RNAcentral holds the sequence, with entries from MGnify.
This is a predicted structure of a 71-nucleotide RNA (transfer RNA) from a mouse gut metagenome.
[in-house]
Formats: sequence, structure tokens, C1' cells
RNA sequence: GCGAAGUAGCUCAAUUGGCUAGAGCGUUCGGUUCAUACCCGAAAGGUUGAGGGUUCGAUUCCCCCCUUCGC
Repeated sequence: GCGAAGUAGCUCAAUUGGCUAGAGCGUUCGGUUCAUACCCGAAAGGUUGAGGGUUCGAUUCCCCCCUUCGC
């Protein structure tokens, strides 16, 4: 210098800009059990890496910066 990536505690989705950003695991609570585990149900948990811009509206498009990986 070029390319890819950054979204929940972890691993990842998401729409070629539009309803309240979801899933699995984990956590908490409840059910089940003599009890634990498995299993079933529910809940909490997010400034979508920081800042700015465009737009009625940005995780998505543009600019800049930071971090990680590859060449």
C1' cells in the first nucleotide's frame, strides 16, 4: 500500500436503506424429578468499534479514525 472483518458474555444472522436488530450457546427464574442432569417454558442482556455526513428514515451508503486478520 491492497483486501477482509468489527452487531448481546461467546459464536454468528439480518434486509441490494424501512414494522420493535434476531438465533444458538451461556446467565437468571419457573416447570419436570425424591434430588441432580437432560428436557420444556419465560425473562434479562445491544449507544450494531468511535466520530461526522447524506436521507423522512442508516447495522446497511459516503468520509475520517481505532483494532484484528491475510497478502
About this RNA
Rfam family: tRNA. Rfam links the family to the GO term triplet codon-amino acid adaptor activity. The family's RNA type in Rfam is transfer RNA.